[in-house]
RNA sequence: AAAUGUUAAAGGCAAAACUAGGGAAACUUAGUGACGCAAAACUAUAGGGUCUGAAAAGAUAGCCAGUUGUCAUU
Numbered sequence: 001a002a003a004u005g006u007u008a009a010a011g012g013c014a015a016a017a018c019u020a021g022g023g024a025a026a027c028u029u030a031g032u033g034a035c036g037c038a039a040a041a042c043u044a045u046a047g048g049g050u051c052u053g054a055a056a057a058g059a060u061a062g063c064c065a066g067u068u069g070u071c072a073u074u
Stems, first nucleotide, its partner, number of pairs: 002074004012037002017032006035062001041067003047064002049060004
C1' cells in the first nucleotide's frame, strides 16, 4: 500500500418495545433496552429509491450511493 471480513480481541454504534418531549404526518430528541452493524462514522443544496403530505414541502445515511476510517488476517 492492496485484498478479504472465517476466527479472536480493544474500542464504538444501537433495532423493536416502553416512558417523556417535538412534529399535521412520515419521523425525530432524551432515557431504559440490546435486533443487529466492519463503517449502523460523516454527507439529505451531488444522484437514485422509499415514506409522509391535497400541495408547498418535509423525512429517511439501519435502502442503494459518495467521502473518510478502526481491528484482524493474507
Predicted 3D model of a 74-nucleotide RNA (c-di-GMP-I riboswitch aptamer).
It was read from a public genome assembly, where an Rfam model found it.
Its mean pLDDT, the model's own confidence on a scale to 100, is 80.
It matches the Rfam family "c-di-GMP-I riboswitch aptamer". About the family: GEMM was predicted in a large-scale screen for bacterial structured RNA regulatory elements.